Background
The prediction has a mean pLDDT of 78. The RNA shown here (Bacterial RNase P class A) has 326 nucleotides and comes from a soil metagenome. It matches the Rfam family "Bacterial RNase P class A". Rfam links the family to the GO terms tRNA processing, dimeric ribonuclease P complex and ribonuclease P activity. The family's RNA type in Rfam is ribozyme.

[in-house]
RNA sequence: GAGUUAGGCAGUCGCGGAGAUGACGAAAGGAGUCUUCGAGGAAAGUCCGGACACCACAGGGCAGGGCGGUGGGUAACGCCCACCCGGGGAAACCCGCGGGAAAGUGCCACAGAGAAGAGACCGCCGAUGGCGCGGCCACACGUGAGCCGCGCACAGGUAAGGGUGAAACGGUGCGGUAAGAGCGCACCGGCGCCGCGGUGACGCAGGCGCGCAUGGCAAACCCCGCCCGGUGCAAGGCCAAGCAGGACCUCCGACCCGGCCCGGCGAGGUCCAGGUGGGCCGCACAGAUGGAUGGCUGCCCCAGACAGAAUCCGGCUUACAGACUC
Numbered sequence: 001g002a003g004u005u006a007g008g009c010a011g012u013c014g015c016g017g018a019g020a021u022g023a024c025g026a027a028a029g030g031a032g033u034c035u036u037c038g039a040g041g042a043a044a045g046u047c048c049g050g051a052c053a054c055c056a057c058a059g060g061g062c063a064g065g066g067c068g069g070u071g072g073g074u075a076a077c078g079c080c081c082a083c084c085c086g087g088g089g090a091a092a093c094c095c096g097c098g099g100g101a102a103a104g105u106g107c108c109a110c111a112g113a114g115a116a117g118a119g120a121c122c123g124c125c126g127a128u129g130g131c132g133c134g135g136c137c138a139c140a141c142g143u144g145a146g147c148c149g150c151g152c153a154c155a156g157g158u159a160a161g162g163g164u165g166a167a168a169c170g171g172u173g174c175g176g177u178a179a180g181a182g183c184g185c186a187c188c189g190g191c192g193c194c195g196c197g198g199u200g201a202c203g204c205a206g207g208c209g210c211g212c213a214u215g216g217c218a219a220a221c222c223c224c225g226c227c228c229g230g231u232g233c234a235a236g237g238c239c240a241a242g243c244a245g246g247a248c249c250u251c252c253g254a255c256c257c258g259g260c261c262c263g264g265c266g267a268g269g270u271c272c273a274g275g276u277g278g279g280c281c282g283c284a285c286a287g288a289u290g291g292a293u294g295g296c297u298g299c300c301c302c303a304g305a306c307a308g309a310a311u312c313c314g315g316c317u318u319a320c321a322g323a324c325u326c
Stems, first nucleotide, its partner, number of pairs: 001326005007300007015038007024029001040306001044317002047315005052232004064228005069083005084098001085096004099223002104221002106217003121162002123158003128155002130152007137144003170188006189212001190210005195204003236281004245272007
């Protein structure tokens, strides 16, 4: 690092589901008996992906969100396997929120002279120009058109060295230079094209070209590719008391319209719709909704953890004593 196990066996008393049988009972039902099944590797967190269900929805786009090396697996995934690249390690192996920074915009704290096609703080140089001194030379004898040397470090040159920083615009060496510098060259590195290998990411002591142009950040906006409607079993479906409602039929004692009829109110009956309480399904080869899976005894290295289903699967993450295998 990968994996297995998750105390075992026997006896006994219980609990829940299913099946058979069945005392009793008119039936519905149902005591009892027998058989059989009865938590996990994580049942947990509810973090991803689906199934299923209902709601919404012409089509296309915008907005918003997620994912992001390559190839495969899968119903699907942000999961798994193999590989590639980068980093770490002596190695086994481990780690990577791993598309694009030469499409554009933006940012790079502190420190530092300078943070992107930059920069002169210290240092180095001062070839060239400038200034000063001296010499040569000239003469009008204290001046300088010119030449030489020395000095200053004023103009300026320089990115080798120091210093700052997470990061300072390839590295080493030789040449070169006033000092330096891919300025030139050799090697290493890098980039582009080709070739070869690989399904591919990509690789190559291969060929050619280029002195090197492209610092970092996309977990900043953004660009590219792919994906995404919402809510979750308290989803949702079915049956359906009572009260209230509607339709039709019958009745008319009392009440109202002056009287009568019709009608209304009222009473009775039949039917209808939605649907509360409630019940059933959804719901499972464990499976409820007053929610089962536990206790005791004995033995075995006398130690046994983390923890218990609630629609169901595939993952991830987290918790975990002891033992065993490679």